[in-house]
Parts: sequence; C1' cells; structure tokens
RNA sequence: AACGACAAAGGCAAACCCGGCGAAAGCCGGCGACGCAAAGCUAUGGGUCUAAGGGCUUUUAUGCCUAUGACUGCCAGGCCGCCGAAA
Repeated sequence: AACGACAAAGGCAAACCCGGCGAAAGCCGGCGACGCAAAGCUAUGGGUCUAAGGGCUUUUAUGCCUAUGACUGCCAGGCCGCCGAAA
C1' cells in the first nucleotide's frame, strides 16, 4: 500500500414508539438494535424522494412540470481515520 477475522479495544444505530421542527420529503432529541470496517465528513457526478413557491392547460383538479428543499444506511468520486489474524 492493499486486505478484513466467530480477534481485541472503542464506535455508529434501521424499523417501531414518544416529544419537537417542517407544506412535504425529511431533520433533531429520547427509547431501541436491523444492520455497518468507514453506517466518519462531503450533495461533486449519477440516482431517489418531496413540491411550499413558481409555471402549464378550454380534462381547472385529489392534474401535470419544476429544487431553490431533502437523502451519504442507493452507487461512484473527493477528504480524513481505529485495530491487525490469515492471504
């Protein structure tokens, strides 16, 4: 450098439920562990979700489009990092 064990130390915490914020997606705190070797950080590329605001139309609405809103526990990129069996 790479790799990742029925190792050790330490770490994170899905869903449900409760409280708060938000138009929503979702976020924060508590509880709780499905999982995680980057489930640490970063919306840079792709992807996904939402549609307040704005827009569209002789289907006028429970419609459609749109991110300036989100998701890194979807994939990739970038930055940083604990431990050390085997190969």
Annotation: c-di-GMP-I-GGC riboswitch aptamer from Bellilinea sp., 87 nucleotides, folded computationally. The model forms 100% of the base pairs in the Rfam consensus. The sequence was found by an Rfam model in a public genome assembly. Taxonomically the source falls in Bellilinea (Bacteria, Bacillati, Anaerolineae, Anaerolineales).